Context: one part of a larger RNA
Molecule: small-subunit ribosomal RNA, 5' domain
Organism: uncultured bacterium
RNA sequence: GACGAACGCUGGCGGCGUGCUUAACACAUGCAAGUCGAACGGAGCCCAUACAGAACAAGACUUCGGUCAAGGGAGUAUGAGCUUAGUGGCGGACGGGUGAGUAAUACGUGAGCAACCUGCCCUUCAGAGGGGGACAACAGCCGGAAACGGCUGCUAAUACCGCAUGACGUACAGACGAGGCAUCUCGACUGUACCAAAGAUUUAUCGCUGAGGGAUGGGCUCACGUCUGAUUAGCUAGUUGGUGAGGUAAAGGCUCACCAAGGCUGCGAUCAGUAGCCGGACUGAGAGGUUGACCGGCCACAUUGGGACUGAGAUACGGCCCAGACUCCUACGGGAGGCAGCAGUGGGGAAUAUUGGGCAAUGGGCGCAAGCCUGACCCAGCAACGCCGCGUGAAGGAAGAAGGCUUUCGGGUUGUAAACUUCUUUUAUCAGGGACGAAGAAAGUGACGGUACCUGAUGAAUAAGCCACGGCUAACUACGUGCCAGCAGCCGCGGUAAUACGUAGGUGGCAAGCGUUGUCC
Numbered sequence: 001g002a003c004g005a006a007c008g009c010u011g012g013c014g015g016c017g018u019g020c021u022u023a024a025c026a027c028a029u030g031c032a033a034g035u036c037g038a039a040c041g042g043a044g045c046c047c048a049u050a051c052a053g054a055a056c057a058a059g060a061c062u063u064c065g066g067u068c069a070a071g072g073g074a075g076u077a078u079g080a081g082c083u084u085a086g087u088g089g090c091g092g093a094c095g096g097g098u099g100a101g102u103a104a105u106a107c108g109u110g111a112g113c114a115a116c117c118u119g120c121c122c123u124u125c126a127g128a129g130g131g132g133g134a135c136a137a138c139a140g141c142c143g144g145a146a147a148c149g150g151c152u153g154c155u156a157a158u159a160c161c162g163c164a165u166g167a168c169g170u171a172c173a174g175a176c177g178a179g180g181c182a183u184c185u186c187g188a189c190u191g192u193a194c195c196a197a198a199g200a201u202u203u204a205u206c207g208c209u210g211a212g213g214g215a216u217g218g219g220c221u222c223a224c225g226u227c228u229g230a231u232u233a234g235c236u237a238g239u240u241g242g243u244g245a246g247g248u249a250a251a252g253g254c255u256c257a258c259c260a261a262g263g264c265u266g267c268g269a270u271c272a273g274u275a276g277c278c279g280g281a282c283u284g285a286g287a288g289g290u291u292g293a294c295c296g297g298c299c300a301c302a303u304u305g306g307g308a309c310u311g312a313g314a315u316a317c318g319g320c321c322c323a324g325a326c327u328c329c330u331a332c333g334g335g336a337g338g339c340a341g342c343a344g345u346g347g348g349g350a351a352u353a354u355u356g357g358g359c360a361a362u363g364g365g366c367g368c369a370a371g372c373c374u375g376a377c378c379c380a381g382c383a384a385c386g387c388c389g390c391g392u393g394a395a396g397g398a399a400g401a402a403g404g405c406u407u408u409c410g411g412g413u414u415g416u417a418a419a420c421u422u423c424u425u426u427u428a429u430c431a432g433g434g435a436c437g438a439a440g441a442a443a444g445u446g447a448c449g450g451u452a453c454c455u456g457a458u459g460a461a462u463a464a465g466c467c468a469c470g471g472c473u474a475a476c477u478a479c480g481u482g483c484c485a486g487c488a489g490c491c492g493c494g495g496u497a498a499u500a501c502g503u504a505g506g507u508g509g510c511a512a513g514c515g516u517u518g519u520c521c
Base pairs, nucleotide, nucleotide: 001520002519003518005517006516007515008514009513012390013389014388015387016386017385018383019382020348025346026345027344029343030342031341034090035089036088039087040086042084043083044082045081047079048078049077050076051075056071059068060067061066097301098300099299106226107225108224109223110222111221112220113219116218117217121214122213123212124211125210126209127208129163131161132160138153139152140151141150142149143148169194170193171192172191173190174189176187177186178185179184199206200205201204227273228272229271234264235263236262239261240260241259242258243257244256245255246254276298277297278296279295280291281290282289283288303324304323305322306321307320326337327336328335329334354380356379357378358377362376363374364373365372366371393423394422395421396420403414404413405412406411428458429457430456431455432454433453437448465510466509467508468507469506470491471490472489476505477504478503479502480501486493487492
């Protein structure tokens, strides 16, 4: 000097930041990923029109048995609107968290892929013909305490499956040209084979299929660099290489069969310990040392271990399956769960905040859109935790008041300090006005917030502490104590005149802080 700090004493305001460093310990509760009815069939509500006129029923008549009946509006069909459990699409691989593991399957820098993929997006070309069979929802029946299921039957689609067409695509073959870095690569040509599709509506759009190019995002390979220990010296059988095959988007012992016996290591293999890496941050004149909170890039993980599925893409945090531990429900047969998301609770700890407001802005998902969702984000709350700014008044004022302390008793000092006089009003309180952030042709849209800010009124009014004073080191006397009580970073103070202990007065330093402790330079 620095800090994600803590502790002690003290504490007025504002702006901007920061806030579980420990138990990757366990979690009550709420919220954190949905959306599309312009893909689809239903269901419910409601309106209009048409048909139809049920129950009920004022009333009339009555031979008291009943008959007629204005009204009433059930129901059916069509159409419009709203809502939506289900099928279907897209998104849940982003965003958010954490640092356990990892010493190289990572990160950083630089190369490479003649060995690769890429939904949505941009752009270009071509196409979208004609059929089929289901399964949810629903209905009926049944099982179960529940979670949830079973059987039968019906049905739609941008769901699913054939057929057709199809090259600039893929595969194979042929001949040609160009190029290179070993296997070779690329280009155009010919032939054969194979592979597509989906519609919707408000009629102008949004979609669908195949292919070329781009963009973006990823995958893989190589080189160099990246902590400590030799009181760890040898390690390795898919091990090292080859051939062939399988597998992958793709090279490769990635996997397998066979063959060879290799490969790494004193320039530190192997083993053990520790650790996420970097841009950066702190410090230092620099070289360097230390560090990796916040912000940004990459990686890894999501109760522990394993596994695949779906998908353009998966460590799949708020998906699935199995096993373990734990918690909860149970009718004991069986089920449910995963805060290292935001708040919050217990626990641990020296120690770290609200179960807040809003989608107004920025951004994201879905949607033609309106819009819906968004604990991302924007804000507010708490904390002197940090940095910065402001204030706690200003000018005058000597009878140098009183009081305190001290004294050689003359005085000295506190000290222009106070009182007192004249001002000011930042801040404070009250009152009035009141935003930018809001884009867009316009209207409308602000959580923050009646906040910031402006104006007026009131009145010095609401606001100073902490540490030190032997030397280092700025600042001294008195009393108390008497090697006691105590101080102390080092040297060292204290045993009767202590500037070093305790108190008081005074002084010095810093100041809404000041000291102490811890860690780093």